A computed fold for a 506-nucleotide part of an RNA from Janthinobacterium sp. HH01, annotated as large-subunit ribosomal RNA, domain I. Model confidence (mean pLDDT): 83 of 100.
Context: one part of a larger RNA
């Protein structure tokens, strides 16, 4: 030095677990905001950080209900000082307070900070941005008038995860290259807005039959077209389902009502309340396990408790509950015809012009000019008006069905930054979010951006008092526990990879 046994060390795989995730359903919510939002910045506690919560009233103030013994939030003891059956902590509604930054709004500015006018009841406290609309005052050249200038009351601005409707509008890439095509009217910018949005009551379709606004699903169907007839794009009638709803417009006139304001009750939401029924022995650190007798069950969902509990503990079925605020649906008085609105009957009325078509160019239609109808328009034209007008895929022409050039309209449909229950042939710490843990941090980048590792002792700290060795680290006893080779670098402890004893070999 090798091989074999055995026994150690280092690692952190494996198992096993779960606070934390991922995907669903269902209801509910669908905004907040100049009454200062969204996200901060700096204070705040007896006691140094951190997260939490709060705002110079500052882990909290006050009203009202809840709740009923112990409490001063966690990371984390401890100590000190206190409240609490005259009901604290602590939950649930209403307020009061809310520095300083941020649309930030007196004026600046390199956020979180510098700097001012005016008022007043001055140690302190109110106000002063812009832009649109009203309405009132004033008021130039330049007479009347406007422009302008005051002041007052309304409103707006910014934040938001997807979804919605609009403007603008790509390339990688298909085409096995590319230029029309494609990708795509997608990404991506940007205006606006609702809890949906848009669309919406045929100048629609159909075929000689007849349907009856829209919108979404399944069928028709990868059909029928269109396509350097290449890749490729791709319909509609019509059939079945979801849902359903109609409607306004001028004047007169008669009828009826609604908004407003009071005031009962009802549902539901935002604290919660009752709420059945179990003992014994054995093994064991420890029983819920095993044996034994028993009980409840509209409750044998789940979970926790020293191993596996219907009957131990929270809980579940089931049943009740709100002073206050919101929501939602409703009753009853009242109220006026001055305003605004609207509903029903009756009369007379209106029924949409630089607009339909055209001509060039360009866009949408499943349809790239194409026999190319249909729809919007940038530009030049440019009708008839119900004895009229539009379509029916070039045109005519018969027939047939609507009537443009105003307007509004729930539902079926899309989406989830939340909230609240449920669930799962989803992960289980290299998995599942980046992030189970103080994570969009630590670190990296001048910025935009980009981005980690990091979970587990034991039921219970009982977290090893006291001795010895040592400066200490660290170890040996001693003692806790069921276990310390569970001792805090802590459940199991695998392989790489180093040791030690022993035996054989060389």
């Nucleotide at each position: 030095u090798g091989c074999a046994c055995a026994u150690g060390g280092u690692g952190g795989a494996u198992g096993c677990c779960u606070u934390g995730g991922c995907g669903a359903u269902u209801a509910c919510a669908g905004g907040c905001g100049a009454u200062g939002a969204a996200g901060g910045a700096c204070g705040u506690a007896g006691u140094a950080g951190c997260u939490u919560g709060c705002g110079a009233u500052a882990a909290g103030c006050u009203g009202c209900g809840g709740g009923g013994a112990g409490c001063u939030a966690g990371c984390a003891a401890a100590c000190a000082a206190g409240c609490u059956u005259u009901g604290a902590u602590c939950c649930g509604c209403a307020g009061a307070u809310u520095u300083c930054c941020g649309a930030a709004u007196g004026g600046g500015g390199a956020a979180a900070c510098c700097c001012g006018g005016c008022c007043u009841u001055u140690u302190a406290g109110g106000u002063c941005a812009u832009u649109g609309c009203a309405u009132a005052c004033u008021g130039a050249a330049u007479a009347c008038a406007u422009a302008g200038g005051u002041a007052u009351g309304c409103a707006a601005a910014g934040c938001g995860a997807a979804c919605g409707c609009g403007g603008c509008g790509a390339a990688c890439u298909g085409a096995a290259a590319c230029a029309u095509c494609u990708a795509a009217g997608u990404a991506g910018c940007u205006g606006c807005a609702g809890g949906a949005a848009a669309a919406g009551a045929a100048a629609u379709c159909a075929a000689c039959c007849g349907a009856g606004a829209u919108u979404c699903c399944c069928a028709a169907a990868g059909u029928a077209g269109u396509g350097g007839c290449g890749a490729g794009c791709g319909a509609a009638a019509u059939g079945g389902g979801a849902a359903g709803a109609g409607c306004c417009u001028g004047c007169a006139c008669g009828u009826u009502u609604u908004a407003g304001c009071a005031u009962g009750a009802c549902g539901c939401a935002u604290a919660g309340a009752a709420g059945a029924a179990u003992c014994c022995u054995c093994u064991g650190g420890a029983a819920a396990u095993a044996g034994g007798a028993g009980c409840c069950a509209u409750a044998g969902c789940g979970g926790g408790u020293g191993a596996u509990a219907g009957c131990c503990c929270c809980g579940u079925a089931u049943u009740c509950g709100a002073a206050a605020u919101g929501c939602g649906a409703u009753g009853u008085g009242u109220g006026g015809a001055a305003c605004u609105a609207a509903g029903c009957g009756u009369g007379c009325g209106a029924c949409a012009a630089g607009u339909a078509g055209g001509g060039c160019g360009g866009g949408a239609c499943a349809c790239g000019a194409g026999a190319a109808a249909u729809c919007c328009u940038g530009u030049c034209u440019g009708a008839a008006u119900a004895u009229g007008g539009g379509g029916g895929g070039a045109c005519c022409a018969u027939c047939c069905u609507c009537c443009a050039a105003g307007g509004c309209u729930a539902a079926a449909u899309a989406c989830u930054c939340g909230u609240a229950a449920u669930c799962g042939a989803c992960c289980g710490a290299u998995a599942g979010u980046g992030a189970a843990c103080c994570a969009g941090u630590a670190c990296c980048g001048u910025g935009a951006g980009g981005g980690a590792a990091a979970g587990g002792c034991g039921a219970a700290a009982a977290g090893a008092a006291c001795c010895c060795c040592g400066g200490g680290a660290g170890g040996g006893g001693a003692g806790u526990g069921a276990a310390a080779u569970a001792g805090a670098u802590c459940c199991u402890g695998a392989a790489a990879c180093c040791g030690u004893g022993u035996g054989c070999a060389u």
Description:
It is recorded under the gene name rrlD.